[in-house]
Context: one part of a larger RNA
RNA sequence: CCCGCGGCUAGACGGAAAGACCCCAUGAACCUUUACUGUAGCUUUGCAUUGGACUUUGAACCAAUCUGUGUAGGAUAGGUGGGAGGCUUUGAAGCGGGGACGCCAGUUCUCGUGGAGCCAUCCUUGAAAUACCACCCUGGUUUGUUUGAGGUUCUAACCUUGGUCCGUUAUCCGGAUCGGGGACAGUGCAUGGUAGGCAGUUUGACUGGGGCGGUCUCCUCCUAAAGAGUAACGGAGGAGUACGAAGGUGCGCUCAGCGUGGUCGGAAAUCACGCGUAGAGUAUAAAGGCAAAAGCGCGCUUAACUGCGAGACCCACAAGUCGAGCAGGUACGAAAGUAGGUCUUAGUGAUCCGGUGGUUCUGUAUGGAAGGGCCAUCGCUCAACGGAUAAAAGGUACUCUGGGGAUAACAGGCUGAUUCCUCCCAAGAGUUCAUAUCGACGGGGGAGUUUGGCACCUCGAUGUCGGCUCAUCACAUCCUGGGGCUGUAGCCGGUCCCAAGGGUAUGGCUGUUCGCCAUUUAAAGUGGUACGUGAGCUGGGUUUAAAACGUCGUGAGACAGUUUGGUCCCUAUCUGCCGUGGG
Numbered sequence: 001c002c003c004g005c006g007g008c009u010a011g012a013c014g015g016a017a018a019g020a021c022c023c024c025a026u027g028a029a030c031c032u033u034u035a036c037u038g039u040a041g042c043u044u045u046g047c048a049u050u051g052g053a054c055u056u057u058g059a060a061c062c063a064a065u066c067u068g069u070g071u072a073g074g075a076u077a078g079g080u081g082g083g084a085g086g087c088u089u090u091g092a093a094g095c096g097g098g099g100a101c102g103c104c105a106g107u108u109c110u111c112g113u114g115g116a117g118c119c120a121u122c123c124u125u126g127a128a129a130u131a132c133c134a135c136c137c138u139g140g141u142u143u144g145u146u147u148g149a150g151g152u153u154c155u156a157a158c159c160u161u162g163g164u165c166c167g168u169u170a171u172c173c174g175g176a177u178c179g180g181g182g183a184c185a186g187u188g189c190a191u192g193g194u195a196g197g198c199a200g201u202u203u204g205a206c207u208g209g210g211g212c213g214g215u216c217u218c219c220u221c222c223u224a225a226a227g228a229g230u231a232a233c234g235g236a237g238g239a240g241u242a243c244g245a246a247g248g249u250g251c252g253c254u255c256a257g258c259g260u261g262g263u264c265g266g267a268a269a270u271c272a273c274g275c276g277u278a279g280a281g282u283a284u285a286a287a288g289g290c291a292a293a294a295g296c297g298c299g300c301u302u303a304a305c306u307g308c309g310a311g312a313c314c315c316a317c318a319a320g321u322c323g324a325g326c327a328g329g330u331a332c333g334a335a336a337g338u339a340g341g342u343c344u345u346a347g348u349g350a351u352c353c354g355g356u357g358g359u360u361c362u363g364u365a366u367g368g369a370a371g372g373g374c375c376a377u378c379g380c381u382c383a384a385c386g387g388a389u390a391a392a393a394g395g396u397a398c399u400c401u402g403g404g405g406a407u408a409a410c411a412g413g414c415u416g417a418u419u420c421c422u423c424c425c426a427a428g429a430g431u432u433c434a435u436a437u438c439g440a441c442g443g444g445g446g447a448g449u450u451u452g453g454c455a456c457c458u459c460g461a462u463g464u465c466g467g468c469u470c471a472u473c474a475c476a477u478c479c480u481g482g483g484g485c486u487g488u489a490g491c492c493g494g495u496c497c498c499a500a501g502g503g504u505a506u507g508g509c510u511g512u513u514c515g516c517c518a519u520u521u522a523a524a525g526u527g528g529u530a531c532g533u534g535a536g537c538u539g540g541g542u543u544u545a546a547a548a549c550g551u552c553g554u555g556a557g558a559c560a561g562u563u564u565g566g567u568c569c570c571u572a573u574c575u576g577c578c579g580u581g582g583g
Stems, first nucleotide, its partner, number of pairs: 001583008010575003014570002022404004027400002029396004035201005041194003045190005051154011063142004068137001078136005085119003094113008158181003162178006204216003213233001217239006240385001241283001242342002247301007255279001257275005281290002284347001286345003305328004311322003317386001330339003353379007361372002411458001412456001413454003417451001419447006428438002465540001466538003470532001471529005478503003481498006505519005546564004550559003
């Protein structure tokens, strides 16, 4: 060096299982509820199945009969028309009894008596006789018809999961009969309510993982790198209006502040003079503007017009912005002219659907109408603001699927804020004296052990704390060894330098690492090794399914809160290591 055999498992990010944790999907499934929309069931009401009688109480109609008072006026005048006569021995006036109405004046009905008269046209009144007739109005009474509601009752529908008998050897079913209910119940159709009992679904995105928080449209500035544009969970602020004058036009004016003077009057009110380019003002944020003012007043007014629009800016689209000029009519101005809102840039919402007004459009045989179109206008914190629907919240540790190392938890990597070590300067402490020792305020390095930041390999899997076993390395050395300085007398020490050969505890508590305690020791070192080591062991903790407590939640459930319980697979191919044999 080659080839075996027997062992051990450190590595082959070993094998197994398209990671169960985490995130994503306009994925799924179950579960919950005061999510949304439905629905079984329950229930309300109407009609039907569903009939008779009596009674109470409404409505409508026919008939009869009554009813009606402003003032003036004989007096309780409903309206209109006709009308000069009407009623009466078929019993008038009057009188007596009774009833009804009543605005207490009277009207009217009936019985008895009585035995021949009573009323109208007259004067008043807007309207003249219920003297008489007809048609109506207001309100009432009676009878009848139709109909509604309530109550009682009947039996014949209907019910009987009461008795007896029969089919029939039968706790079914059917029939018969007796009984009990009874037009109810039950059922059908329609209708309102209720309804996680059940069903279908929804439950946003951005995001230095996700959640929690914040944000989502528009305007101004910076970032923005002197054209435009330009991102971030970068830094600052505003808007979701206002105004019929705060618009148009003609004419006019000049601010803030300071100084001096001046009654009450003061730091500051109004007044006078001077200085004063703007340091004021601008409806509202900021920026850019603005004194021939865009700032501040006064007069007259409605261009805060209709129909258009060459040409540009901006721009994926859709939108957005500017605009001379033409036609019509208008305001102001002597005129030239200016005026299609406001110093400019925020003050907003597509489409569909529907409303309103207009219209020389359309109109399903024709004429119309309905409906539609066109013009004008209205209804969205559709604010997740280019707006999925008119209409929507949660749980999952019982979970599932597809994916992701595009994205978290372990480990590694980069970084080194934090951490540890070290150095420089030396104020000060150290009786005196910075540097025996300690060292503020600051500064420079190193290490890669902490907590982090980043998200680079790994999600078709890199097993995670602690213990056990077995280690190996570094040295910033705990002991043992050698030295310097000392505020080293000695014994003890302090601090620094050299040094990694060897060594470097047992128990109690806790799952603990750590820590505290007890007792030893020369000492009971600090770290790295996937916080060494689970194809070596364990499985107490964490981190599934069961269960409980506290707390939170309406609930399903949840909790770096607690508690009891809870499957740890692999026969070694290669590298490596140990032992052994042959060539």
This is a predicted structure of a 583-nucleotide part of an RNA (large-subunit ribosomal RNA, domain V) from Bos taurus. Its Rfam family is "Bacterial large subunit ribosomal RNA". The coordinates come from a structure-prediction model, not an experiment, and the mean pLDDT is 84.